[in-house]
The RNA shown here (TPP riboswitch aptamer (THI element)) has 122 nucleotides and comes from an Ignavibacteria bacterium. It matches the Rfam family "TPP riboswitch aptamer (THI element)". Its family is annotated with thiamine pyrophosphate binding in the Gene Ontology. Lineage of the source: Bacteria > Pseudomonadati > Ignavibacteriota > Ignavibacteria.
RNA sequence: ACACGCAAACCGGGGUGCCUGCCCCGCUCUAUAUCAAGUGUAUAGCGCAAAAGCAGGCUGAGAUUAUACCCGUUGAACCUGACGCGGUUUGUACCGCCGUAGGAAGUUUUCGCGGUUUCGUU
Repeated sequence: ACACGCAAACCGGGGUGCCUGCCCCGCUCUAUAUCAAGUGUAUAGCGCAAAAGCAGGCUGAGAUUAUACCCGUUGAACCUGACGCGGUUUGUACCGCCGUAGGAAGUUUUCGCGGUUUCGUU
């Protein structure tokens, strides 16, 4: 001399799934009863089953919207592509590809710790 790394301050960006069970609007079928005779209405019996909520499990930094976690242009935090492709699995989860793709949110501090370079001295 250089914001180059870490860190700090303030500011900002982002995600919150998948599976199982409970619960469950309702739906199919069967039986009985009833009728104004229409797969009507009521009851019962299995079966299937929303949304929201609750509990547990899986991966992960984060899946309890926590100022917690991660990320902020040297940007794979995150979004689109995309319920994409391959693998794996109970599983649209998970792993990889896609991805030198297209987007995506920052300033300051050496009077915080380092680092790099140059000059001088020893």